[in-house]
RNA sequence: AGGGGAGUCCAGGCGGCCGCGGAGUGCGUCUCGUGCGUUGCUUCGAGGAAAGUCCGGGCUCCACAGGGCAGGGUGGUGGGUAACGCCCACCGGCCGCAAGGCCAGGGAAAGCGCAACAGAAAGCAGACCGCCUUUCGCCUUCGGGCGGGAGGUAAGGGUGAAACGGUGGGGUAAGAGCCCACCGCGGUCGUGGUGACACGGCCGGCACGGCAAGCCCCACCUGGAGAAAGACCAUGUAGGGAGGCAGUCCCGGCAGCGCCGGGAACGGUGUAGCCCGCACCGUUGGACCUCCGGGUCGGUCGUUCGAGGCCGUGGGUAACCACGGUCCCAGUUGAAUGGCCGCCGGCCGGGACGAAGGCCCUCGGGCCGUAAACCGGCGCACAGGAUCCGGCUUAUGGACUCCCCUGCAA
RNA sequence: GCCCCAGUAGCUCAGUUGGAUAGAGCACCGGUUUCCUAAACUGGAGGUCGCGCGUUCGAGCCGCGCCUGGGGCG
Numbered sequence: 001a002g003g004g005g006a007g008u009c010c011a012g013g014c015g016g017c018c019g020c021g022g023a024g025u026g027c028g029u030c031u032c033g034u035g036c037g038u039u040g041c042u043u044c045g046a047g048g049a050a051a052g053u054c055c056g057g058g059c060u061c062c063a064c065a066g067g068g069c070a071g072g073g074u075g076g077u078g079g080g081u082a083a084c085g086c087c088c089a090c091c092g093g094c095c096g097c098a099a100g101g102c103c104a105g106g107g108a109a110a111g112c113g114c115a116a117c118a119g120a121a122a123g124c125a126g127a128c129c130g131c132c133u134u135u136c137g138c139c140u141u142c143g144g145g146c147g148g149g150a151g152g153u154a155a156g157g158g159u160g161a162a163a164c165g166g167u168g169g170g171g172u173a174a175g176a177g178c179c180c181a182c183c184g185c186g187g188u189c190g191u192g193g194u195g196a197c198a199c200g201g202c203c204g205g206c207a208c209g210g211c212a213a214g215c216c217c218c219a220c221c222u223g224g225a226g227a228a229a230g231a232c233c234a235u236g237u238a239g240g241g242a243g244g245c246a247g248u249c250c251c252g253g254c255a256g257c258g259c260c261g262g263g264a265a266c267g268g269u270g271u272a273g274c275c276c277g278c279a280c281c282g283u284u285g286g287a288c289c290u291c292c293g294g295g296u297c298g299g300u301c302g303u304u305c306g307a308g309g310c311c312g313u314g315g316g317u318a319a320c321c322a323c324g325g326u327c328c329c330a331g332u333u334g335a336a337u338g339g340c341c342g343c344c345g346g347c348c349g350g351g352a353c354g355a356a357g358g359c360c361c362u363c364g365g366g367c368c369g370u371a372a373a374c375c376g377g378c379g380c381a382c383a384g385g386a387u388c389c390g391g392c393u394u395a396u397g398g399a400c401u402c403c404c405c406u407g408c409a410a
Numbered sequence: 411g412c413c414c415c416a417g418u419a420g421c422u423c424a425g426u427u428g429g430a431u432a433g434a435g436c437a438c439c440g441g442u443u444u445c446c447u448a449a450a451c452u453g454g455a456g457g458u459c460g461c462g463c464g465u466u467c468g469a470g471c472c473g474c475g476c477c478u479g480g481g482g483c484g
Stems, first nucleotide, its partner, number of pairs: 001406010012344007020045007027037003030033001047382001051393002054391005059226004066276004071222005076090005091105001092103004106217002111215002113211002128157002130153010165183006184206001185204008230301004240292005248264007265283007308327008345380001346378005357368004411483007420436004429467001438454005460476005
C1' cells in the first nucleotide's frame, strides 16, 4: 500500500425567536370542583432500531388451569436469566492459507416410506465392457487368433448425487479383508473431564450407505386469550318484546292434593380443540338458545419507579451476579416533540477541460489522478413512542480500535 | 393496537406424501378459410413459481427471514 476478519461508540453541536404536550407552582375566575383559562414562571419531552409482531416474560381476565388424548414447540454439553428458539464458554463437524465464520448439532442395528434420469445393477444390488480358467468349432506363419458355450472375478472402464470400507503390500489362473500394516468403523476396558467428548490398550475382518426442515421414535417444555386484556362511572319507555325447549323419578318435612329441602337421572351454559372431571342453572320456565327493538361511540383508572439508568468495589474465562452510592428519565388517546435564523462541523456538485504527483511516448503530446482558496446546494442516513420489559430479525449514515494475509522498504 | 389469510403467464386458476421440458382456459402473434371481419381449424410465443438464505443428489412443493396485497375485532 492492497485485500479480508472481529468489535465498540455516536446519531450533528452551540445559540436566538415563536409554538406544542405532561408535571409542579403562581395568578385570574365561577355554579367552589384541589374545576376552568388566547395567562406568568420552573422543569421534562422518542430510538438504536421506537419498525416487523418473529420468540420469551411481567400484568389482566377466562367459576382457580385437575387428569388423559390431540396439537404446538425445542433438540451437542455445561452455565447465565424472570423466561426464551436469546446470550456466554466448551465439544464435534464443515468452510477459509489465516484472522475467523457457519451448523434445526438427539435417534436411520423400532417400524413405514422415498431416491426421477442415466446405468448391467439403487438396498440384505449387480456380470454391460474388461480380466481369468475350461470346452467346442474354424483359421494358422504353430507363437497364437476369431466365434459360440460353461464357470470364476466387484481389482480396472463406463453411469450416477450415491455402486456395499480407503491406501499400500502379499497372495491368486484372474481376483477378492483371502492375509498383513496404517487409516476409518464397531465392541469392550482403562485414564482425564461435572459433561458433550478426547486419548490409549485389547478384540472384531467389516456386519451397520443417505434422507427424520418425509411419517415416526425418544427426552424436555407447553391451558387459552390478549391493553380494542380488564375495572368503574355516565347513557335508554330498561333489567323491553317475539319465538323455541324431550319427558322425570325417589326420600323427608309441613295446618296437607300444593310448597320447601335433599338425592338420582337427563338437559343447558362455561372451562376460547375433544373426553372425563369440576362450577352454575334448569326439568313448564330461567341467569338457556334464536331473532327484533333501543342507548353510548363519552369520561376515569389500568398507565408508567422499572427484572430501571449511571458510577464504584468485589466474584466469575465469559454471559452475568452481589453490594454500596447516586439519578428520576415522554405518558398522550384522532394522539405533543414543530417552524424560522446565525456560527461551526459533515456530505454532495463545481473549482478539476485538472496545481502537486504518477504512467506512456513518435518529445508535438496523451492518459490517470489528489488537495486548497472560492462558489452553489442539502439543513443532514434509517426512521416517530401508544401496556411495559428481555431478545431476535430487518432498514440505515459515520467514526474509532484490534487482528489476519499478500507485496514493498528498513 | 392486536389477530389471521393469500402470492404460479397479461387475467382466472391447476400442479398428488419433492423428480428436471411447470400446465389449462381466456387474451396475444402467424397460417388456412372469406371480397373483408368475426366464428371455426391449426401452429407458436409468453414464467426470476413475490424476494433471499438454507435442508436435500434434486425445491413451485419442506424450513426460516423479508416484501406486497387482502380480511377480522370493542
Molecule: RNase P RNA; transfer RNA
Organism: Planctomycetota bacterium